This is a predicted structure of an 89-nucleotide RNA (Pistol ribozyme).

Order: sequence, then structure tokens, then C1' cells
RNA sequence: ACUCGACCGGGCGAGUAUAAACAGGAUUCAGGCCCGGUGCGUCUCCCGCGGACGGGUUUGCCGAUAGCCCGCGCCGCCGGAGGGUAUCA
Repeated sequence: ACUCGACCGGGCGAGUAUAAACAGGAUUCAGGCCCGGUGCGUCUCCCGCGGACGGGUUUGCCGAUAGCCCGCGCCGCCGGAGGGUAUCA
């Protein structure tokens, strides 16, 4: 000097071409190192979409498969609303 710990500024810390980390006072929290702001991530609620699973029903000679309904439960995605770790030194 640059890069990195969500972004901007500051702080703390690390690295040297890489973008990570056991570091960043201690513990804690889903909440990302800290403060202010942002509300990117994270959390709660609501709407919609898709999927899996379970049950019922229909068709079928049997079997397989498929359609329909139920769940307001599970997973993922989009949008909206809310909130925005905490305590100690």
C1' cells in the first nucleotide's frame, strides 16, 4: 500500500495475491468481530407456486400405474409485513 472479516465510515484483527481464519476482550444468541447507519444474511407471521410423504377414493381380472380429494403438517422458491443478539469487563 492493497486484500479480506455483508455494504458505507470508523475501530479491532488477519493476510501478501490469496480470501480465508482457531484472529478480532469474555461468554451468549438464529443474529454474521464491535459502534453508527443500511436491512444483504439471519428470525417470526401472512399470500402464492412447486415437490416429497401419509390417508381416502375412482379405474383395472390380478399386479403395476394414473386421476381426484384431504393434511393446513414437512421441504424449497417468490412477494409482503414485523423486528433487528444479549450481559459483563

Model confidence (mean pLDDT): 80 of 100.